[in-house]
Context: one part of a larger RNA
RNA sequence: GAUUGAACGCUGGCGGCAUGCUUAACACAUGCAAGUCGAACGAGAAAGUACCUUCGGGUGCGAGUAAAGUGGCGGACGGGUGAGUAACGCGUGGGAAUCUGCCUAGUAGUGGGGGACAACAACCGGAAACGGUUGCUAAUACCGCAUACGCCCUACGGGGGAAAGGCUUCGGCCGCUAUUAGAUGAGCCCGCGUAAGAUUAGCUUGUUGGUGGGGUAAUGGCCUACCAAGGCAACGAUCUUUAGCUGGUCUGAGAGGACGAUCAGCCACACUGGGACUGAGACACGGCCCAGACUCCUACGGGAGGCAGCAGUGGGGAAUAUUGGACAAUGGGCGCAAGCCUGAUCCAGCAAUGCCGCGUGUGUGAAGAAGGCCUGCGGGUUGUAAAGCACUUUCAGUAGAGAAGAUCUUAACGUUACCUACAGAAGAAGCUCCGGCUAACUCCGUGCCAGCAGCCGCGGUAAUACGGAGGGAGCGAGCGUUAAUC
Numbered sequence: 001g002a003u004u005g006a007a008c009g010c011u012g013g014c015g016g017c018a019u020g021c022u023u024a025a026c027a028c029a030u031g032c033a034a035g036u037c038g039a040a041c042g043a044g045a046a047a048g049u050a051c052c053u054u055c056g057g058g059u060g061c062g063a064g065u066a067a068a069g070u071g072g073c074g075g076a077c078g079g080g081u082g083a084g085u086a087a088c089g090c091g092u093g094g095g096a097a098u099c100u101g102c103c104u105a106g107u108a109g110u111g112g113g114g115g116a117c118a119a120c121a122a123c124c125g126g127a128a129a130c131g132g133u134u135g136c137u138a139a140u141a142c143c144g145c146a147u148a149c150g151c152c153c154u155a156c157g158g159g160g161g162a163a164a165g166g167c168u169u170c171g172g173c174c175g176c177u178a179u180u181a182g183a184u185g186a187g188c189c190c191g192c193g194u195a196a197g198a199u200u201a202g203c204u205u206g207u208u209g210g211u212g213g214g215g216u217a218a219u220g221g222c223c224u225a226c227c228a229a230g231g232c233a234a235c236g237a238u239c240u241u242u243a244g245c246u247g248g249u250c251u252g253a254g255a256g257g258a259c260g261a262u263c264a265g266c267c268a269c270a271c272u273g274g275g276a277c278u279g280a281g282a283c284a285c286g287g288c289c290c291a292g293a294c295u296c297c298u299a300c301g302g303g304a305g306g307c308a309g310c311a312g313u314g315g316g317g318a319a320u321a322u323u324g325g326a327c328a329a330u331g332g333g334c335g336c337a338a339g340c341c342u343g344a345u346c347c348a349g350c351a352a353u354g355c356c357g358c359g360u361g362u363g364u365g366a367a368g369a370a371g372g373c374c375u376g377c378g379g380g381u382u383g384u385a386a387a388g389c390a391c392u393u394u395c396a397g398u399a400g401a402g403a404a405g406a407u408c409u410u411a412a413c414g415u416u417a418c419c420u421a422c423a424g425a426a427g428a429a430g431c432u433c434c435g436g437c438u439a440a441c442u443c444c445g446u447g448c449c450a451g452c453a454g455c456c457g458c459g460g461u462a463a464u465a466c467g468g469a470g471g472g473a474g475c476g477a478g479c480g481u482u483a484a485u486c
Stems, first nucleotide, its partner, number of pairs: 001486004006482005013358006019351002021316001026314003030311003035073003040070002048061005080269003089194007098186002103182008111145001113143002120135006151160003165174003195241003202232003207229008244266004248259004271292005294305004322348001324347003330344001331342004361391004371382004395427001397422004405413001430475005435456003441470005451458002
């Protein structure tokens, strides 16, 4: 000098665009953050209202609505965090032994049967969470039979395996089954690169390799039995410490050094540890089971919970925001669609946290006013500065009009941007420094005291270095300090 996710002190007018728990992966009240489909299926209220009424009620509308259940798809995306990890985790370049819902293209089918289980009803248990028995029922839920171009297994003789319907304006549309190919996504293997310590020198027994078997979508000690005794290491094994990695960011002429906030890619994690289930995909943040710590409810028998989602609270800390609006746009899930959901997202709020832009007036004005300060008492300086006079109205303010973002509609933003009119200099300047480095000097006070200080150093009675004042210098809605990097 440049830089920062900064903090602190003094000060603070406006706008645009960004950014905002770096600390306790500490604990969390409350609300919301993942639903959707009646064109898969059975069943199906109530309030209210109209009419009738024997005044008990009944019927219609509400409504095949709400709420729930079976079933399908989605909850593996999106969002958060960086604890762990020195590793095929990441980066880069290759590879073969794999899977891939939805999507695209092709081929062949979609025939005929069956038995259940929820919901519901009755009864029962429980404080609750929830559960039990009996009975009824539908399906694109479940199970056989038939069929099989292609598919799978095969000893090549043969053997095995499927389906589901719904809507329709009757044209068709949406589906379903098997399979081939593609696309996309994912799993696996390898070369090279990827922090520090030798005051860590030896490490290893599923360890290294083979055979048989198991397991996986798939290779493989991935697992297992047996056999062999290997494998790694001063080109640093093992151990310890630290750390998510990268594109990049900062700095620097570059080489390099430091860092890895925001944005983007990958990885890992979801109270701590372990486990599997379902599924095309998870060993699953807002799923399940077990154990643990913690919190809550309890009728003491037993139950419930997981903000490293968005807000918000306590705590920690020098320090970091609203319990906001909208699905209008972009995108996602479901649905034929209408649409519903979406704290993703788009916006608004707060903060000079940063960058950028603008303003706080302009011209004139010498009696060089008053006041302040200095003085050699003549004057000098503050200083055209002020006042006065003449103008202007950016920004802010008030009123009116008013887009684009949306292709026909649909705008949270929005008192929007932009435009016009009106009023009045009106509402808008500070901070640090002035001994040298380093731009900027005098007076008073103090008297090695009080204090200053980045380094050199100032202060012990004439201090341009302390404190105040006047004046000056620098930057300016900021200025200075501290911390950190180059």